[in-house]
C1' cells in the first nucleotide's frame, strides 16, 4: 500500500429568497388605579378629556426578535417513569428469565471474570498442552416420558456388513462354528481417547498419560481451578420436544387521564294547573256529561271597570332549575433517570463531585422549495503531468407522553486498533 476484522465517530457547508409552525415583546387588547397635564366647579376626596413611567390579565392579524427531527426519530421487541382500573390470602394452570459477580429506577440491556467451541502459531512419538484472536440464550440429559431423517450391522436391553484370529470340513474357490471389535465402512453422532505392553487375534485385558466418577484439602466473594488419594469406567446426544429444579410475573395504556363546555336530541323537578253545584254510572275510590262562578289567552287604541269570543291539549304548549354525555377548548406536554466539559474512585459499565447550557412541542398533524458559491462520489473530454471544463448525484429515513436498552435501514467520509498478504529499507 490492498484487503478483511473489531471499536469509536460524522453524515453535506455557506449565502440569498419565498414560505410553515411555536413563543416572547419594546406589537396589539382590556381592566383596576388615579400618581400626572389640561378643563369644568367657589371649592374638593366630585366630574370630563388625554395620557406618560408603570401594574394585572389577555392575544399573534400587524411590526420586531428567539427556537424549530435522528443516530437511527423506524420495528413496537424488552425494561421502566406517569395515569387509570383491579386487589384478603394461598394454590393451580399460563408466560418469562437461567454459569458466576457486579453496574443501573430497571431490563431479556451492559461491564468484568469463568467454562465451552473455532482458527491461528508454537510443543509433544501421539493424545493433549501453551500462547494470542474471534464466537454466543451457557441451570438439570444419573427424575420421568420422547426422537435422533438419509445411510448402516447396530442409534442404545446393544449389535458385527467386510475384515482379523482359531478349530473343522473341502484338492482348490470357499464353506460352516466360535473368539474379537484393534483396522476398513456408514454417519451430525458408533459404547472414553493416545503410547506401551499383552495376546491365536483382541479388549481397561495389565501400565503410564490425557479424559471421566467419587472422597478430602488448598485458592477465590463466586462461577471455577488446582493438589493428593481411590475407582478400569458406569452414564450417546437433542430440554430453541415434553418435562424437573430455582426466581420474577394482576391489567390497560396520553386515543392514559384531568378540568370547563354548547347547540340539537333525550333524563330529572318545579311553576303552568281548580274548585263548586246539578245529572248519570259504580258496593266505593272515583268517572262521565251539563251549567254558571273562577282561571288562561285574544278583541274592544293603553290602563281599571264591563262586554264579546275561544281554551282547558293537561302526562300540554311555555318558563325557569338541575344532572350526565357529544362537539369545541384546557391542562397532562415537556427541565428531564437531561446535554456539553473538568476533576476524583473502578480494569470497565458506571458512580461521585464541580462549571457552564436550556435544546420541537405540532394535532388531517411545522421543520419546507427555488437560485448561487463551495465540498464530496461516479461518468465524460482536454493535458507529458499537477490540474482544468462539462454533466449528474449526494444515502437510510423523519419527532408525536417521556427515558434507558436491543434489533433492523443507511450513499459518502474520517480516526483508533488487530490480522494477513504484497513492495522498500
Nucleotide at each position: 500500500c490492498a484487503g478483511c476484522c473489531g471499536g469509536a465517530c460524522c453524515g453535506g457547508a455557506c449565502g440569498g429568497u419565498c414560505g410553515c409552525u411555536c413563543c416572547c415583546a419594546u406589537c396589539c387588547g382590556u381592566g383596576a388605579a388615579c400618581g400626572c397635564u389640561g378643563g369644568g366647579u367657589c371649592a374638593u376626596u366630585c366630574c370630563c378629556a388625554g395620557g406618560c413611567c408603570g401594574c394585572a390579565c389577555g392575544g399573534c392579524a400587524c411590526u420586531g426578535g428567539g427556537g424549530g427531527a435522528g443516530g437511527a426519530a423506524a420495528g413496537u421487541c424488552c425494561g421502566a417513569a406517569c395515569u387509570c382500573c383491579g386487589c384478603u390470602g394461598a394454590g393451580c394452570a399460563g408466560u418469562g428469565u437461567g454459569c458466576c459477580g457486579g453496574a443501573u429506577a430497571a431490563c431479556g440491556u451492559c461491564c468484568g471474570g469463568g467454562a465451552g467451541g473455532u482458527c491461528u502459531g508454537g510443543u509433544u512419538c501421539a493424545a493433549g498442552c501453551c500462547a494470542g484472536g474471534c464466537c454466543g440464550a451457557c441451570g438439570g440429559a444419573a427424575a420421568g416420558u420422547g426422537c435422533c431423517a438419509c445411510a448402516g450391522a447396530a442409534a442404545a436391553c446393544a449389535u458385527a456388513c467386510c475384515g482379523c484370529c482359531g478349530g473343522c470340513c473341502g484338492c482348490a474357490a470357499g464353506g460352516c462354528c466360535g473368539g474379537u471389535a484393534a483396522g476398513g465402512g456408514u454417519g451430525a453422532a458408533a459404547a472414553g481417547g493416545u503410547g506401551c505392553g499383552g495376546u491365536a487375534a483382541g479388549a481397561g485385558c495389565g501400565c503410564a498419560c490425557c479424559g471421566c466418577c467419587c472422597g478430602c484439602g488448598c485458592a477465590g466473594c463466586a462461577a471455577u481451578g488446582u493438589g493428593c488419594g481411590g475407582g478400569g469406567c458406569a452414564g450417546g446426544g437433542c430440554a430453541a420436544a415434553c418435562c424437573c429444579c430455582a426466581c420474577a410475573c394482576g391489567g390497560a395504556g396520553c386515543a392514559a387521564g384531568a378540568c370547563c363546555a354548547a347547540a340539537u336530541a333525550g333524563g330529572g323537578g318545579a311553576g303552568g294547573a281548580g274548585g263548586u253545584u246539578g245529572c248519570g254510572a259504580g258496593c266505593a275510590a272515583u268517572c262521565g256529561c251539563g251549567a254558571g262562578c273562577g282561571c288562561g289567552u285574544g278583541c274592544c287604541g293603553g290602563c281599571u271597570c264591563g262586554g264579546c269570543g275561544c281554551g282547558a291539549c293537561a302526562c300540554a304548549a311555555c318558563u325557569c332549575c338541575c344532572g350526565g354525555g357529544u362537539a369545541g377548548g384546557u391542562c397532562g406536554c415537556u427541565a428531564g433517570a437531561g446535554c456539553c466539559g473538568c476533576g476524583c474512585a473502578g480494569c470497565a459499565a458506571u458512580g461521585c463531585g464541580u462549571g457552564g447550557c436550556c435544546c420541537a412541542g405540532a394535532g388531517g398533524a411545522a421543520u419546507g422549495g427555488c437560485c448561487g458559491u463551495c465540498c464530496u462520489g461516479c461518468g465524460g473530454g482536454a493535458g507529458c503531468a499537477a490540474u482544468c471544463c462539462c454533466a449528474c448525484a449526494g444515502a437510510c429515513a423523519g419527532a408525536a407522553u417521556u427515558c434507558g436498552g436491543c434489533u433492523u435501514a443507511c450513499a459518502g467520509g474520517u480516526c483508533c486498533g488487530g490480522c494477513u498478504g504484497c513492495c522498500a529499507a
Predicted 3D model of a 425-nucleotide RNA (Bacterial RNase P class A) from a Terriglobales bacterium. The coordinates come from a structure-prediction model, not an experiment, and the mean pLDDT is 75. The RNAcentral record of the sequence draws on ENA. It is recorded under the gene name rnpB. Taxonomically the source falls in Terriglobales (Bacteria, Pseudomonadati, Acidobacteriota, Terriglobia). Rfam family: Bacterial RNase P class A. By type it is a ribozyme.